[in-house]
Context: one part of a larger RNA
RNA sequence: UGACGGGGGCCCGCACAAGCGGUGGAGCAUGUGGUUUAAUUCGAUGAUACGCGAGGAACCUUACCCGGGCUUGAAAGACAGUGGACGUAUGGGGAAACUCAUAUUCCUUCGGGCUGCUGUCUAGGUGCUGCAUGGUUGUCGUCAGCUCGUGCCGUGAGGUGUUGGGUUAAGUCCCGCAACGAGCGCAACCCCUACUGUUAGUUGCCAGCGAGUAAAGUCGGGGACUCUAACGGAACUGCCGGUGCAAACCGAGAGGAAGGUGGGGAUGACGUCAAAUCAUCACGGCCCUUAUGUCCGGGGCUACACACGUGCUACAAUGGUUGGUACAGAGAGUUGCCAUCACGUGAGUGAGAGCUAAUCUAUAAAGCCAAUCUCAGUUCGGAUCGUAGUCUGCAACUCGACUACGUGAAGCUGGAAUCGCUAGUAAUCGCGCAUCAGCCAUGGCGCGGUGAAUACGUUCCCGGGCCUUGUACA
Numbered sequence: 001u002g003a004c005g006g007g008g009g010c011c012c013g014c015a016c017a018a019g020c021g022g023u024g025g026a027g028c029a030u031g032u033g034g035u036u037u038a039a040u041u042c043g044a045u046g047a048u049a050c051g052c053g054a055g056g057a058a059c060c061u062u063a064c065c066c067g068g069g070c071u072u073g074a075a076a077g078a079c080a081g082u083g084g085a086c087g088u089a090u091g092g093g094g095a096a097a098c099u100c101a102u103a104u105u106c107c108u109u110c111g112g113g114c115u116g117c118u119g120u121c122u123a124g125g126u127g128c129u130g131c132a133u134g135g136u137u138g139u140c141g142u143c144a145g146c147u148c149g150u151g152c153c154g155u156g157a158g159g160u161g162u163u164g165g166g167u168u169a170a171g172u173c174c175c176g177c178a179a180c181g182a183g184c185g186c187a188a189c190c191c192c193u194a195c196u197g198u199u200a201g202u203u204g205c206c207a208g209c210g211a212g213u214a215a216a217g218u219c220g221g222g223g224a225c226u227c228u229a230a231c232g233g234a235a236c237u238g239c240c241g242g243u244g245c246a247a248a249c250c251g252a253g254a255g256g257a258a259g260g261u262g263g264g265g266a267u268g269a270c271g272u273c274a275a276a277u278c279a280u281c282a283c284g285g286c287c288c289u290u291a292u293g294u295c296c297g298g299g300g301c302u303a304c305a306c307a308c309g310u311g312c313u314a315c316a317a318u319g320g321u322u323g324g325u326a327c328a329g330a331g332a333g334u335u336g337c338c339a340u341c342a343c344g345u346g347a348g349u350g351a352g353a354g355c356u357a358a359u360c361u362a363u364a365a366a367g368c369c370a371a372u373c374u375c376a377g378u379u380c381g382g383a384u385c386g387u388a389g390u391c392u393g394c395a396a397c398u399c400g401a402c403u404a405c406g407u408g409a410a411g412c413u414g415g416a417a418u419c420g421c422u423a424g425u426a427a428u429c430g431c432g433c434a435u436c437a438g439c440c441a442u443g444g445c446g447c448g449g450u451g452a453a454u455a456c457g458u459u460c461c462c463g464g465g466c467c468u469u470g471u472a473c474a
Base pairs, nucleotide, nucleotide: 001474002473003471004470005469007468008467009466010465011464012463013462015458016457019421020420021419022418023417026313027312028311029310030309031308032307033306034304035303042053043052064299065298066297067296068295069294070293077121078120079119080118081117082116083115084114087104088103089102090101091100092099093098106113107112124288125287127286128285129284133282134281135277136276137275138273140271145184146183147182148181149180150179151160152159153158164175165174166173190265191264192263193262195233196232197231198230199229200228201227205222206221209220210219211218236259239253240251241250242249243248315414319373320372321371322370323369324368325367332361333360336355337354340351341350342349343348380411385406386405387404388403389402390401391400427450428449429448430447431446432445433444
């Protein structure tokens, strides 16, 4: 100087407390461990692995296993030699890759081009080392810290500044001070959202005028309104009162759409964990080179006495079922989204408009109004299984999703323990997108609808910041 303490002081955080809803019990989905296997490819392992890499494992992917092939190789480059082919068609073998036979077959300005074969140099490797590395990432932590120049103090390591008194979300600001300044962080500048003005009205809108209809911005028209999207305004403790030297704090204050960082996002200091990744990529070293490279067929990654994590659906009446009816936002679409009509109980099929989209396409659901069920393993719950189908795709056996009929398991609110959340939040309800032929999506990322309870407080648990103290630790 740090680190540590079941030392002290001050302070903060859904850290506790106060509340609301979960997990832990059940069934299923998914990941992991273990076991099994020819293979169940590899990586990730307290917090910071375990719906993670994977934003799509039937083949492909694919790296694994078994079997069948190739060896300058699946692709690219250089040189030398040699040929006119390569390919295509037909036939044979084969699971395919590939191989055999037959037929056919280049251009030229003669320099060569293109291409096959042979040889050489090169290739290739998801093989090893993340403890040789770059780059990227997690975490402490969006915590308020981490340093430097000059000066001063100390023999020196180092200290001071950065400590102290206040204050703040903040090393934020003020006052004081052997310090005076500065840098990286904080904040602001950026984006979305909440109010408003100007400009602009098409594909959006429709108040007034006219036309028109069973109805409908449908038509003429209009820019008022909503909205769209570009540029502005607006919030700064600016005003008032109180406390205070000041910074600042307090006030159901005024005004205001918004008030004290308005709400959310992006943004992650010096560093820590020899943290993660050689399998995104790049790269040093080592290793393989008729194989650890490469092509193909099939299988596996989907196994299953078991254990754990993360979720979905439930156990019901604030509910289930049936009928009627209302209101979004954000995205997507031409190998696509598909209105409408017909057929089918249905998944869907067949016709067939519109739309490269503010123009066309997709029922929002919970909600509301009725009816019914009456507390039961039930009109709760839907696992599992049988049969018959639909769709995608060369192909649904291993191993797809969906539909119909039948079947109708466990489960009556979950032990010890444990998680999330402070407001348009939790809870609850549906919708969309990426990946994608299809889909094991209950996942991920977004979007809106309905919409709470509680916070006395900081004694305690956990993590963190500053000062101080002890130490046989570095």
Predicted 3D model of a 474-nucleotide part of an RNA (small-subunit ribosomal RNA, 3' major domain) from an uncultured bacterium. The full RNA is in RNAcentral, with records from Greengenes. Its mean pLDDT, the model's own confidence on a scale to 100, is 82.